[in-house]
């Protein structure tokens, strides 16, 4: 520490109240949750510096619905370790501003497969799995 290789560790949250019913954490009303990387005029936090009522530098934080990725699922191949291809949900309005689908205000919307006494983002299961990736160590390089 820009690239490369190896190893280690980490790496997903949520049904509470009421109603109906023989039966529902699955339906209805209210409630609850939001993986990884990028972008992000910053509205924020920390440290340091300076010519100090500010400015600058570095770091942190900052989008479920913008871009990309992962999981699930399908197909093909396979040395059965895996590899390739496909599929892959959902946002508008107003405000500020040069600039925001990211900020602020408001109103919405989305969520694999199998199971179930009744239809599941939240229960059980594949899964003590896999994984986008994150951090660290060593090799190596300078």
């Nucleotide at each position: 520490g820009a690239a490369u290789u190896u190893c280690u560790u980490c790496g997903g949250g949520g049904c509470g109240a009421g109603g109906u019913g023989c039966a529902a954490u699955u339906c209805c009303u209210c409630a609850c949750c939001g993986g990884c990387g990028g972008u992000g005029a910053g509205c924020g936090g920390a440290a340091g510096g300076c010519u100090u009522u500010g400015c600058c530098u570095u770091c942190c934080c900052g989008a479920g619905c913008c871009c990309g990725c992962g999981a699930c699922c399908g197909c093909u191949c396979u040395u059965u370790g895996g590899a390739g291809c496909g599929c892959u949900g959902a946002u508008c309005c107003g405000a500020u501003g040069c600039g925001a689908u990211u900020u602020c205000g408001g109103a919405g919307c989305c969520g694999a497969c199998g199971g179930u006494a009744a239809c599941a983002g939240u229960c059980c299961g594949g899964a003590u799995g896999a994984g986008a990736g994150a951090a660290g160590a060593a090799a190596c390089g300078u």
This is a predicted structure of a 142-nucleotide RNA (FMN riboswitch aptamer (RFN element)). The coordinates come from a structure-prediction model, not an experiment, and the mean pLDDT is 81. It matches the Rfam family "FMN riboswitch aptamer (RFN element)". Its family is annotated with FMN binding in the Gene Ontology. Of the family's consensus pairs, 97% are formed in the model.